[in-house]
The RNA shown here (SAM riboswitch aptamer (S box leader)) has 102 nucleotides and comes from Oceanobacillus massiliensis str. N'diop.
It matches the Rfam family "SAM riboswitch aptamer (S box leader)". Its family is annotated with regulation of gene expression in the Gene Ontology.
RNA sequence: AAGUUAUCAAGAGUGAACGAGAGAUCUGGCUCUACGACUUCACAGCAACCUGCCAAGUGCAAGGUGCUUCUUCCAGCAAAGCAUUGCUUUGAAUGAUAACAA
Numbered sequence: 001a002a003g004u005u006a007u008c009a010a011g012a013g014u015g016a017a018c019g020a021g022a023g024a025u026c027u028g029g030c031u032c033u034a035c036g037a038c039u040u041c042a043c044a045g046c047a048a049c050c051u052g053c054c055a056a057g058u059g060c061a062a063g064g065u066g067c068u069u070c071u072u073c074c075a076g077c078a079a080a081g082c083a084u085u086g087c088u089u090u091g092a093a094u095g096a097u098a099a100c101a102a
């Protein structure tokens, strides 16, 4: 790397550096962005999984991983309903993260 399982409508930003695109990929839409996005670093924070604790709960801690615009930003595939070529809901797929495992 591939695999298995679980979760993904909650939560949590400032400063510095850089300088043009970014939101995983393709298409369409939408959003962020020279009032500096994205990324990196520092500090701060959050608490999803692991871990620890006891008073056992939507608890506390913050050690490991992770995360801190927009539901995985939304849709694409399938089904159902409404309805009349669009809307809603559910599921899948994709992706991300954790734990396990080799």
Base pairs, nucleotide, nucleotide: 003100004099005098006097007096008095013043014042015041016040017039021032022031023030026076027075028074029073044068045067046066048065049064050063051061052060053059077091078090079089080088081087082086